RNA sequence: CCGCGGGAGAGAGUCGUCCGGGGGAUGGGGAGCCCCCCGUGGUGGCCGCCGAAGGUGAAAGGGUUGCAGGAGCAAUCUGAAUCUCUCAGGCAGAAGGACCGCGG
Numbered sequence: 001c002c003g004c005g006g007g008a009g010a011g012a013g014u015c016g017u018c019c020g021g022g023g024g025a026u027g028g029g030g031a032g033c034c035c036c037c038c039g040u041g042g043u044g045g046c047c048g049c050c051g052a053a054g055g056u057g058a059a060a061g062g063g064u065u066g067c068a069g070g071a072g073c074a075a076u077c078u079g080a081a082u083c084u085c086u087c088a089g090g091c092a093g094a095a096g097g098a099c100c101g102c103g104g
Stems, first nucleotide, its partner, number of pairs: 001104006011047001013046006019039006048091003054087001055085001057083001061078007
């Protein structure tokens, strides 16, 4: 890296708009405009929430440099995760998914 299996959390929130469906009104009848309702449809805003794609942050420790007679002091670099932040991502199911197991 590839295949297979396992794999958590958090609103099916709300307001517009478009689309679809239903009803009303108008109309001789139908379509459209208008009004209302529904959608486990698209899209945008807002509020709330989650941390396990990715990304951010750093304790001990370590390196370098400066100062000091020395013990040391200061600056700077480095420094893991399922920790932290929540930029990204996510909040039915599916998909995705850190990580784990098996095989190649």
Predicted 3D model of a 104-nucleotide RNA (Glycine riboswitch aptamer) from uncultured Rubrobacter sp. RNAcentral holds the sequence, with entries from MGnify. The model forms 89% of the base pairs in the Rfam consensus. Lineage of the source: Bacteria > Rubrobacteria > Rubrobacterales > Rubrobacteraceae > Rubrobacter. The coordinates come from a structure-prediction model, not an experiment, and the mean pLDDT is 77.